[in-house]
RNA sequence: CACGCUCUAACGGGGUGCCGCGUGUCUGCAAGGAUGCGUGGCUGAGAGGCUUGCAGAAGCUAACCCGCGGAACCUGAUCCGGCUAACACCGGCGGAGGGAUUAGACGCGUGACAUAU
Numbered sequence: 001c002a003c004g005c006u007c008u009a010a011c012g013g014g015g016u017g018c019c020g021c022g023u024g025u026c027u028g029c030a031a032g033g034a035u036g037c038g039u040g041g042c043u044g045a046g047a048g049g050c051u052u053g054c055a056g057a058a059g060c061u062a063a064c065c066c067g068c069g070g071a072a073c074c075u076g077a078u079c080c081g082g083c084u085a086a087c088a089c090c091g092g093c094g095g096a097g098g099g100a101u102u103a104g105a106c107g108c109g110u111g112a113c114a115u116a117u
Base pairs, nucleotide, nucleotide: 001111002110003109004108005107006105007104008103009102010101011067012066013065014064017042018041019040020039021038022037023036024035025034026033027032048061049060050059051058052057073098074097075096079092080091081090082089
């Protein structure tokens, strides 16, 4: 000096589902359906909170996960097969198309060069 690993800091990217019960609203002749609130259960790293809005939704934020060796997450996709009450899960799609990084270590390791003995 270069590279790698680990750590730290800052920055950035990202998702928030399924089901039961109670209750309100809307819709429907009815059966039923949609949705808000409360509460409980499931999977998961994560299913949280606040604000605005008639609503669809939007914004902020906590925790968590992920940042190119990138299936974190998005698209295809209201996808296909298996399984489940449903989500989840498994396989496919998939060698698909996208996807967010810098700095420091007075840490460790490897290598190169130079100098001295």
This is a predicted structure of a 117-nucleotide RNA (TPP riboswitch aptamer (THI element)) from a Hyphomicrobiales bacterium. Its Rfam family is "TPP riboswitch aptamer (THI element)". Rfam describes the family as follows. Vitamin B(1) in its active form thiamin pyrophosphate (TPP) is an essential coenzyme that is synthesised by coupling of pyrimidine and thiazole moieties in bacteria. The previously detected thiamin-regulatory element, thi box was extended, resulting in a new, highly conserved RNA secondary structure, the THI element, which is widely distributed in eubacteria and also occurs in some archaea. Analysis of operon structures identified a large number of new candidate thiamin-regulated genes, mostly transporters, in various prokaryotic organisms. The THI element is a riboswitch that directly binds to TPP to regulate gene expression through a variety of mechanisms in archaea, bacteria and eukaryotes. through a variety of mechanisms in archaea, bacteria and eukaryotes. Rfam 15.1 lists 16,130 matches to the family in 8,693 species. The prediction has a mean pLDDT of 77. The sequence was found by an Rfam model in a public genome assembly. Of the family's consensus pairs, 100% are formed in the model.